Small-subunit ribosomal RNA, 3' major domain from an uncultured Gammaproteobacteria bacterium, 477 nucleotides, folded computationally.
Context: one part of a larger RNA
RNA sequence: UGACGGGGGCCCGCACAAGCGGUGGAGCAUGUGGUUUAAUUCGAUGCAACGCGAAAAACCUUACCUACCUUUGACAUUCCCAGAAGUUGACAGAGACGUCGACGUGCCUUCGGGAGCUGGGUAACAGGUGCUGCAUGGCUGUCGUCAGCUCGUGUCGUGAGAUGUUGGGUUAAGUCCCGUAACGAGCGCAACCCCUGUCGUUAGUUGCCAGCGCGUAAUGGCGGGAACUUUAACGAGACCGCGAGCGAUAAGCUUGAGGAAGGAAGGGACGACGUCAAGUCAUCAUGGCCCUUAUGGGUAGGGCUACACACGUGCUACAAUGGAGUGUACAGAGGGUUGCAACGUCGCGAGGCCGAGCCAAUCCCUUAAAACACUUCGUAGUCCGGAUCGCAGUCUGCAAUUCGACUGCGUGAAGUCGGAAUCGCUAGUAAUCGCGAAUCAGAAUGUCGCGGUGAAUACGUUCCCGGGCCUUGUACA
Numbered sequence: 001u002g003a004c005g006g007g008g009g010c011c012c013g014c015a016c017a018a019g020c021g022g023u024g025g026a027g028c029a030u031g032u033g034g035u036u037u038a039a040u041u042c043g044a045u046g047c048a049a050c051g052c053g054a055a056a057a058a059c060c061u062u063a064c065c066u067a068c069c070u071u072u073g074a075c076a077u078u079c080c081c082a083g084a085a086g087u088u089g090a091c092a093g094a095g096a097c098g099u100c101g102a103c104g105u106g107c108c109u110u111c112g113g114g115a116g117c118u119g120g121g122u123a124a125c126a127g128g129u130g131c132u133g134c135a136u137g138g139c140u141g142u143c144g145u146c147a148g149c150u151c152g153u154g155u156c157g158u159g160a161g162a163u164g165u166u167g168g169g170u171u172a173a174g175u176c177c178c179g180u181a182a183c184g185a186g187c188g189c190a191a192c193c194c195c196u197g198u199c200g201u202u203a204g205u206u207g208c209c210a211g212c213g214c215g216u217a218a219u220g221g222c223g224g225g226a227a228c229u230u231u232a233a234c235g236a237g238a239c240c241g242c243g244a245g246c247g248a249u250a251a252g253c254u255u256g257a258g259g260a261a262g263g264a265a266g267g268g269a270c271g272a273c274g275u276c277a278a279g280u281c282a283u284c285a286u287g288g289c290c291c292u293u294a295u296g297g298g299u300a301g302g303g304c305u306a307c308a309c310a311c312g313u314g315c316u317a318c319a320a321u322g323g324a325g326u327g328u329a330c331a332g333a334g335g336g337u338u339g340c341a342a343c344g345u346c347g348c349g350a351g352g353c354c355g356a357g358c359c360a361a362u363c364c365c366u367u368a369a370a371a372c373a374c375u376u377c378g379u380a381g382u383c384c385g386g387a388u389c390g391c392a393g394u395c396u397g398c399a400a401u402u403c404g405a406c407u408g409c410g411u412g413a414a415g416u417c418g419g420a421a422u423c424g425c426u427a428g429u430a431a432u433c434g435c436g437a438a439u440c441a442g443a444a445u446g447u448c449g450c451g452g453u454g455a456a457u458a459c460g461u462u463c464c465c466g467g468g469c470c471u472u473g474u475a476c477a
Stems, first nucleotide, its partner, number of pairs: 001477002003474003007471007015461002019425005026316008034307002042053002064302007073125001077124002079121005086103006107114002127291002130289003136285002138280003141276001143274001148187006154163003167178003193268004198236007208225002212223003239262001242256005318418001322377006334365003339358002344353003384415001389410007431453007
C1' cells in the first nucleotide's frame, strides 16, 4: 500500500422487511448429468453451464457410427498432354460410381497459338469441426451503469509511498458547494443519439371525412375538402426557471403555482482502470504440435430423438373470479412474388378446388383474445383436467418406419394447490389475455417483439446477500 475480520461509523441495491404471483408435488415439453449404445458428435459446469452455442437434427444440416468407395484429391496456384464447352440414352448398383453409346463442333487469331471449360498425367502442394483458449488476435460474460481508476507539476517522507481523491454539507453520481499543501488534468458520471408523452409549422396519398353535394340495403363508395385523426421532417417545450420555507448568504432539499409533462418525465443504446490464466482454436483468423492411400474426400443407412434414474428451465392443470354454448365490441407491431392469398364453393374438421387483388398507409396474412350480455353445469375426480392408447384422415416433402405437425371419433391417466427449501416483481410494473416475426419445405410450451385488461405493498434498515467511502486490528501478500 492492499486484502481480510462472526471490528466500528456513514450510505446504497426487490438485499431484507411489507405485499402479489410462482418454482419445489402431478402430466407433458425442453436442456443437462448419469447410464446404455456400433454411435448416442463437440463445446458450455457456482453466482456468470443446464429452452446455453442451436433464429429450426426425418435426408441435408452432421462434425458421430457401420458398410461401400477414393487418393494431386470436393477446393486454390503452377507445369505437360488431349479434347470446345455442353446436351442426352441404355445397363448394373443402396448410392457414390462403373460400363457401353448418340448429338455437338463454338470465341479471338499474326494460323504458331490464345482465352475459358473438361478429361488424363507429374509433383510442389491441397485438406483436417485433429490437439493446445495455459502460446494468441478478435469477440463475449462477470463484478457493475457499481462510482470509481489514474496522471502532470508542486509539497511531505531516507524509502516503499502519501498528499491531491481526506474533512463539513449535498447528490443517482469523485454530482456540486465550502474548506484545504496543494494546483490542474485525463478515463469514467452526466450531457450530446434513438423511442414514448404535449403543442406548432410544412406537406396531403395509398391514409383522414367536420361542413356542402351525389349515390347505396349498407360502406369515404363518388364529387370535393385540408378542418380533425394520422403519417414524417423541422421546430417549441422542463431549466429548481417562478413564489414560500429550510440551509452557511453556497451547493442543494421540502412544498406550492402554472403546465401535456417537475425536480434525472419514462424507456433504450452507451459498460472506466481492472478481476476471474473466466468462455470461445467448432464463426473467423492464427503460432506450435500431429495426420497425409488418412485424423483428408465421396456415398447409403443408422445415430445426435436411447431410458432404471437425478437436477435445471418452462407449458398445462387441479376448477365456479371457473368449464361449456350462443350473441356482440375494441388493438398495436410486424410479414408477403420460390410469396401473402380475398370472394365463392366442397369437407364436421385439419384442409381441398378455383383464383380476384397485392412488389403493398392501396391487396392479403387478420374474425385479436381476455372483456361484455344471456343460458347451462352445482362441488362431483365432475360438463374440472387433459396425459396415454386405438381407428380414420389432412398437409409439407424424393421420402414422415426409426423420427414431423395438425384434424375427427373413441379412450379418458396423474392431479383436489404441493415438505425442507427457493425465485421474480415497486407502476402501466406484477399478474393475466391474445397477436406478430426471425429461423423455416414442414416442424415452438423456446426466443425476440407488440398491444389489451390491470393490482397489492414499502413501517423501516435490527437481521440475510452484494456493493461504495472513512477508520481500526492483523503471525496474510